Record summary
A computed fold for a 73-nucleotide RNA from an uncultured Verrucomicrobiales bacterium, annotated as transfer RNA. Its Rfam family is "tRNA". Rfam's curators write: Transfer RNA (tRNA) molecules are approximately 80 nucleotides in length.
RNA sequence: GCCGCAAUAGCUCAGUUGGUAGAGCAACUGACUUGUAAUCAGUAGGUCGCCAGUUCAAGUCUGGCUUGCGGCU
Numbered sequence: 001g002c003c004g005c006a007a008u009a010g011c012u013c014a015g016u017u018g019g020u021a022g023a024g025c026a027a028c029u030g031a032c033u034u035g036u037a038a039u040c041a042g043u044a045g046g047u048c049g050c051c052a053g054u055u056c057a058a059g060u061c062u063g064g065c066u067u068g069c070g071g072c073u
């Protein structure tokens, strides 16, 4: 220098054919317990890496950029 993959909640990751963004763990509240843990119920937490484009509508499609990983020379 070129090519490929990835970027979504605090963490690990889903999200199929474009149609109002989810799970597990963690956190918080309540129940249970003499108390803790475990268990059960609930709550909160997201500009979907950034900038543009296409579209009635973009996490998803297109282009560029950034970061990380891998490959080739």
Base pairs, nucleotide, nucleotide: 001072002071003070004069005068006067007066010025011024012023013022019056027043028042029041030040031039049065050064051063052062053061